[in-house]
RNA sequence: ACCCCAGUGGCCUAAUGGAUAAGGCAUUGGCUUCCGAAGUCAGAGAUUGUGGGUUCAAGUCCAAUCCGGGGUU
Repeated sequence: ACCCCAGUGGCCUAAUGGAUAAGGCAUUGGCUUCCGAAGUCAGAGAUUGUGGGUUCAAGUCCAAUCCGGGGUU
C1' cells in the first nucleotide's frame, strides 16, 4: 500500500429495507426475610463507531472515514 471480517445500553447477543431496535447478565426500586442470599414484580439505561448519500422508509443498501482483528506484498 492493497484485500477480508467485526463495531448495536456497563458486558454478551438478536433484529427480512417497514409499527415504539428484542433478549440475557449486570444495575436501581418494591414484595418476600430478624438481616441478607435466592426468588418474584416493576423501572432506568442505545442518535446501532463517526459524519454523509440512496429510499416514502436504513441497524440493514452505497461511498468515505475511525478503531480492532486477520491476510498478501

Transfer RNA from Chelydra serpentina, 73 nucleotides, folded computationally.
The organism belongs to Chelydra, within Eukaryota.
It matches the Rfam family "tRNA".
Its mean pLDDT, the model's own confidence on a scale to 100, is 81.